[in-house]
RNA sequence: CGCCUAAUCCUUCCGUGAAGAGCGGGAGGAGCGGGGGAACCAACAACCGGGGUGAAUCUCGCCACAGGCGAGUAGGCGGACUCCUUCCUGCCGAACCCGUCAGCUAACCUCGCAGGCGAACGAAGGAG
Numbered sequence: 001c002g003c004c005u006a007a008u009c010c011u012u013c014c015g016u017g018a019a020g021a022g023c024g025g026g027a028g029g030a031g032c033g034g035g036g037g038a039a040c041c042a043a044c045a046a047c048c049g050g051g052g053u054g055a056a057u058c059u060c061g062c063c064a065c066a067g068g069c070g071a072g073u074a075g076g077c078g079g080a081c082u083c084c085u086u087c088c089u090g091c092c093g094a095a096c097c098c099g100u101c102a103g104c105u106a107a108c109c110u111c112g113c114a115g116g117c118g119a120a121c122g123a124a125g126g127a128g
Base pairs, nucleotide, nucleotide: 001118002117003116004115008030009029010028011027012026013025014024015023016022031113032112033111034110035109036108041103049101050098051097052096053095058072059071060070061069062068063067075092076091077090078089079088081128082127083126084125085124086123087122
């Protein structure tokens, strides 16, 4: 400087520091994102409980089968000014949480603003 993501910005105080830099902590504001939660609507049996964040679901096959591996796939991301459309191309297609409990949902209540990456990067049309 740029990428994934909601995960950013501003004010102020304290500490550190040569420093009105940077970093850490407290307080406040803005912004972005998530959960719970009426009426109406929806739903209404049994069994395997059920549910949330997320693109990350589902199908088939193999193995020494709590799992591992492979081929696909719904879906998602990148290609350096931004957005839209098309083509081309490279990737991801995980993980975690709640704890027997939650459809939607105005008012209202409440939570998060982390973490992980990169060697410089295709083309056409339109708009800014």